Molecule: Bacterial RNase P class A
Organism: Thermoanaerobaculum aquaticum
RNA sequence: GAAGGGGAUCGGGUGGUCGCUCGCUUUUGCGGGAGGAAAGUCCGGACUCCUAAGGGCAGCGCGCCUGCUAACAGCAGGGAGGAGUAAUCCUACGGAAAGCGCAACAGAAAACAUACCGCCUGCACGGUUACGGUUUUUCUCAUCCUUAAUUGUGCAAGGUAAGGGUGAAAUGGUGGGGUAAGAGCCCACCGCGUUUUCGGUAACGAAAACGGCACGGCAAACCCCGCGCGGAGCAAGGCCAAAUAGGAAGGCGCUUGAGGCCGCCCUGCCAAGCCUUCGGGUAGGCCGCUUGAGGCUUGUGGUGACACAGGUCCCAGAGGAAUGACCACCGCUCUUAUUGAGAACAGAAUCCGGCUUACAGAUCCCCUUCUUUA
Numbered sequence: 001g002a003a004g005g006g007g008a009u010c011g012g013g014u015g016g017u018c019g020c021u022c023g024c025u026u027u028u029g030c031g032g033g034a035g036g037a038a039a040g041u042c043c044g045g046a047c048u049c050c051u052a053a054g055g056g057c058a059g060c061g062c063g064c065c066u067g068c069u070a071a072c073a074g075c076a077g078g079g080a081g082g083a084g085u086a087a088u089c090c091u092a093c094g095g096a097a098a099g100c101g102c103a104a105c106a107g108a109a110a111a112c113a114u115a116c117c118g119c120c121u122g123c124a125c126g127g128u129u130a131c132g133g134u135u136u137u138u139c140u141c142a143u144c145c146u147u148a149a150u151u152g153u154g155c156a157a158g159g160u161a162a163g164g165g166u167g168a169a170a171u172g173g174u175g176g177g178g179u180a181a182g183a184g185c186c187c188a189c190c191g192c193g194u195u196u197u198c199g200g201u202a203a204c205g206a207a208a209a210c211g212g213c214a215c216g217g218c219a220a221a222c223c224c225c226g227c228g229c230g231g232a233g234c235a236a237g238g239c240c241a242a243a244u245a246g247g248a249a250g251g252c253g254c255u256u257g258a259g260g261c262c263g264c265c266c267u268g269c270c271a272a273g274c275c276u277u278c279g280g281g282u283a284g285g286c287c288g289c290u291u292g293a294g295g296c297u298u299g300u301g302g303u304g305a306c307a308c309a310g311g312u313c314c315c316a317g318a319g320g321a322a323u324g325a326c327c328a329c330c331g332c333u334c335u336u337a338u339u340g341a342g343a344a345c346a347g348a349a350u351c352c353g354g355c356u357u358a359c360a361g362a363u364c365c366c367c368u369u370c371u372u373u374a
């Protein structure tokens, strides 16, 4: 200098004038007023009501281990597997020998699976080469015969799964020996299984011994196993005032219990009314409403998420919905650098802890690789 990885922060500031709103004080002021995601409504709760609950079935969620937390499908740390040179990142991480099922096409064959090409053995018909014989007075050549090696074609039977092909995936892998040719057929190493020992809380890791050992894959297919789970939601819910029609019809029931407690059943509890249809009145005001599993900071413990203790602060609460407008200066980005222009994603509604998504630009810290110089 270049390219990467991980983490964190900001995303305008100051002053003045006017305006809105909340709290306190009282009469004049003081103090506060939209985020890192307020978004999504995905997960978990607090709180409220259904009645304080219990058991079973169904249904739903999670799924390596150990911790943190009020809790969680969150977070932290580790293990295993994978990607990357590395920093680091990802997880479709319980079970396929409980059952049931799927893998189109291709391929011989997709799981107690099987032989398309090929290889070996046998028979027949040829080709080539070599040795020997036949013929000749001798030699060479030609012709003919046997044997051996090699090669081509055809047929039948047997052996084979090492080589090739198909496919996303094909009978453990590599090397050697052996064989007619081959194969864990045998051997070495790796892998796999069982047992034991050591380390670790554990998931797991390491070592040793024994065993030729395979009926593969898919469960984010149904399923099995383990753990967990009431429902609805601030438009929850509560109080006050007012008005109408103390309305009508039907069904069930009134202690031998209708109805109510997520879907079903049981226990238990409350209970004299409940349910359906038609018709009428009201839609007002107040509370809930912001002091919290709260923020900041210091110390101790912990690898960490966090926990404990001390100090300090009060930091929105609207109510059809306030949190704004103007001016000046400073800061940031771009530019024609004099002067102009611009500023991302986006706005609280019961509250909190997470996750996910969106985001112009700027700053800081740590780590990895490459190149160059000293």
Base pairs, nucleotide, nucleotide: 001370002369003368004367005366006365007364008363009362010361012330013329014328015327016326017325018324020033021032022031023030024029035345039356040355042354043353044352045351046350047233048232049231050230053267054266055265056264057263059229060228061227062226063225064078065077066076067075068074079093080091081090082089083088094224095223099222101218102217116164117163118160119159120158121157122155123154124153125152126151127150128149129148130147132145133144172190173189174188175187176186177185191213192211193210194209195208196207197206198205199204237287238286239285240284247278248277249276250275251274252273259270260269261268294313295312296311297310298309299308300307301306332342333341334340